[in-house]
RNA sequence: ACACACACUGUUGGAGAGUGACGCGGGCCCCGCGCCCGUGUCCACCGAAGGGGCAACCCGCGGACGGGCGUCCGCGGCGAAUCUCUCAGGUUCCAGGACAACAGGGUUCCC
Numbered sequence: 001a002c003a004c005a006c007a008c009u010g011u012u013g014g015a016g017a018g019u020g021a022c023g024c025g026g027g028c029c030c031c032g033c034g035c036c037c038g039u040g041u042c043c044a045c046c047g048a049a050g051g052g053g054c055a056a057c058c059c060g061c062g063g064a065c066g067g068g069c070g071u072c073c074g075c076g077g078c079g080a081a082u083c084u085c086u087c088a089g090g091u092u093c094c095a096g097g098a099c100a101a102c103a104g105g106g107u108u109c110c111c
Base pairs, nucleotide, nucleotide: 005107006106008104009103010102011101012100013099018043020042021041022040023039024038025037026036027035028034044091045090046089050087051085052084053083058077059076060075061074062073063072064071065070
């Protein structure tokens, strides 16, 4: 340099769970009723922003068995997720959303 690698951008698709209770502020024509938005506390729930945790393998140390390769046990390290936790976030719509497809320009070990 290349890209089926990496990150970014755009388009499309994209699940789950309360329009909960009580209060505060603002708005909808002034008020009331009503509605909407934001927010505090509490209870119930979801897992697919982010984040935490871990198995085998492998590595190190110690011990046992063994003629040798090794095998087993314990401790520690490394170690994944769509698993798990539910900190954060979320539970009408909108927004967000792991992940996937397509596209765009970009980055780079090496020589």

Predicted 3D model of a 111-nucleotide RNA (Glycine riboswitch aptamer) from a Planctomycetaceae bacterium. The coordinates come from a structure-prediction model, not an experiment, and the mean pLDDT is 79. Lineage of the source: Bacteria > Pseudomonadati > Planctomycetota > Planctomycetales > Planctomycetaceae.